[in-house]
RNA sequence: AACGAUAAAGGCAAACCCGGAGUGAUCCGGGGACGCAAAGCCGUGGAUCCUUUUUUAAGGACUGCCUGGUUACCGAAA
Numbered sequence: 001a002a003c004g005a006u007a008a009a010g011g012c013a014a015a016c017c018c019g020g021a022g023u024g025a026u027c028c029g030g031g032g033a034c035g036c037a038a039a040g041c042c043g044u045g046g047a048u049c050c051u052u053u054u055u056u057a058a059g060g061a062c063u064g065c066c067u068g069g070u071u072a073c074c075g076a077a078a
């Protein structure tokens, strides 16, 4: 560098429920764990989704769909 144990330490938190924000996708806080070795960070490209009569367009959402960039804990086997 790469790889990822029924290892150790620690971390994140789907569905759902409560409260709040938004036209909406969806987001924030609390509870809760299905899962996750980058499920850390950045929407770069694609997919998907939302809004709007600039519709072969524009503006958004989502990285826990794929991809790209970047940083990082631990160390068995191969």
Stems, first nucleotide, its partner, number of pairs: 003075002011036002016031006034064001040070003045066002048061005
Predicted 3D model of a 78-nucleotide RNA (c-di-GMP-I-GGC riboswitch aptamer). The sequence was found by an Rfam model in a public genome assembly. The prediction has a mean pLDDT of 84.